RNAcentral holds the full RNA, with entries from ENA and SILVA. Predicted 3D model of a 474-nucleotide part of an RNA (small-subunit ribosomal RNA, 3' major domain) from an uncultured bacterium. The coordinates come from a structure-prediction model, not an experiment, and the mean pLDDT is 86.
[in-house]
Context: one part of a larger RNA
């Protein structure tokens, strides 16, 4: 001087408490263990591993395992020698690969030579081999919590302490105010982005009040709205009242689109877990070196008695099925979205316009509101499983891909102990896009519909801050 205490004051935080919806029970989706296998490659391991790395393993991915090759080697640079740089074909083989046929003579060039193949010869390549406990760099976590320190001064013999504590106040070491301490730093806070309200400038691919005019902002036409997007205004406790110490700052009004940090992002302080990561990526030593490197084919990573995470769909009438009808957003497209037309019960197919997109496409937005029907059943609820018969997309869907249609129609009637999420356009619910990607979304980023209930309070559980007390720990 920390750390720690079933010490002790004072404070926060969906911690608790009021509350809504869930997990825990079912069935499937997925990931982890176990167990199995020739192999089920590898890593992650309380929070803070377990829809994690994986933004997509049928081959490839690929690193695993069997079998068939090759060894200066799929890549890189260096010698010497020869030369047809560069195809296409047949045959043989699961290819890799091995034989062969045989067309053709290239580009630069300072005419030595290079480019680029093929043999030799060793330097050497190569290794997702090992150690994250040798490391860089990169994250996660305490945490967007309010902390961490220095310089100088003063104090203590020193370790050190003061500043940083006290008295108020804040989300905040935030201000104020005192005070042997004066000031500074990295954090906080603002400066960034976006959303919410309004002026101007501009008006095409957006808009359309008036006026012609259509089925249709289609067209003429307008610059007025919406909306697009520069460029400016707007909030600063700035006014006013009370309460505070005449202070910080609190509390209530006013005016306003907004009100006290307006809402939502990015932004993460010394450090802390020898946390994670040699499999992104450099990298130090160690270790393979006809193999622990390379290539190629089949399987594997997708197993199945079982537990565990996390989701998704239910168990129905605030619902299910059938017809009609309304209203987003923000995205993405050329080896691409693909309109409209036809076919076909669909999943898809044929033709094929538009569009490198405020123009053309994806694309009906669903939950919703009108009508009808179901009448409380294991059912018109539920959609597992399975048979059969398609579609697509890929060289190819047996192992092992998605859809579509017929038949089938399981568990399951709201889930024990227990345990997670959330304070407002938020939880619930509802559909919609995008990356990855030939195809594969219940998963992950994102978008707008509807749209709530409660918060009395800090006793008690959990994590955190500050002080201050014991102390057998440092």
């Nucleotide at each position: 001087u920390g750390a720690c205490g079933g010490g002790g004051g004072c404070c926060c935080g969906c911690a608790c408490a009021a509350g809504c919806a869930g997990u825990g029970g079912a069935g499937u989706a997925u990931g982890u263990g176990g167990u199995u296998u020739a192999a089920u490659u590898c890593g992650a391991a309380g929070c803070a591993a377990c829809g994690c790395g994986a933004a997509g393993a049928a081959c490839c991915u690929u690193a695993c395992c069997a079998g068939g090759u090759c060894u200066u080697g799929a890549c890189a640079u260096c010698c010497g020698a020869u030369g047809c740089a560069u195809a296409a074909c047949a045959c043989a083989g699961a290819g890799a690969u091995g034989u062969g046929u045989g067309a053709a003579a290239u580009c630069c060039c300072u005419c030595g030579g290079g480019a680029c193949a093929u043999c030799g010869a060793g330097a050497c390549a190569g290794g997702u081999g090992g150690u994250g406990c040798a490391u860089g760099g990169u994250u996660g976590u305490c945490g967007u919590c309010a902390g961490c320190u220095c310089g100088u001064g003063u104090c203590g013999u020193g370790a050190g302490a003061u500043g940083u504590u006290g008295g108020g106040u804040u989300a905040a070491g935030u201000c104020c105010c005192g005070c042997a301490a004066c000031g500074a730093g990295c954090g906080c806070a603002a400066c960034c982005c976006u959303u919410g309200u309004u002026u101007c400038u501009a008006g095409u691919u957006a808009c359309c009040a008036a006026c012609a005019g259509u089925a249709a902002g289609a067209u003429g036409g307008g610059g007025a709205c919406u909306c697009u997007a520069g460029a400016g205004a707007g909030g600063c406790u700035g006014c006013c009242g009370g309460u505070g110490a005449c202070a910080a700052a609190c509390c209530g009004g006013a005016g306003g689109a907004a009100g006290g940090u307006g809402g939502g992002g990015a932004u993460g302080a010394c450090g802390u877990c020898a946390a994670a990561u040699c499999a992104u990526c450099a990298u130090g030593c160690c270790c393979c070196u006809u193999a622990u490197g390379g290539c190629c084919u089949g399987g594997g990573c997708u197993a199945c008695a079982c537990a565990c995470g996390u989701a998704c769909u239910a168990c129905a009438a605030u619902g299910g099925c059938g017809u009609c009808u309304a209203c987003a957003a923000a995205g993405a497209g050329c080896a691409g979205c693909g309109a409209g037309c036809a076919g076909g019960u669909g999943a898809c197919u044929g033709u094929a316009a538009g569009c490198g997109a405020a123009u053309c496409u994806c694309a009906u937005a669903a939950a919703g509101g009108a009508c009808g029907u179901c009448u409380c059943a294991g059912u018109u609820c539920g959609g597992a499983u399975u048979g059969a018969a398609g579609u697509c997309u890929g060289c190819a869907a047996c192992u092992c891909g998605a859809c579509u249609u017929c038949a089938u129609g399981a568990a399951g009637u709201c889930g024990g102990a227990a345990u997670c999420g959330c304070u407002a356009g938020u939880a619930a619910u509802c559909g919609c896009g995008g990356a990855u990607c030939a195809g594969c979304a219940u998963g992950c980023c994102g978008c707008g519909g509807u749209g709530a209930a409660u918060a009395c309070g800090u006793u008690c559980u959990c994590g955190g801050g500050c002080c201050u007390u014991g102390c057998a720990c440092u």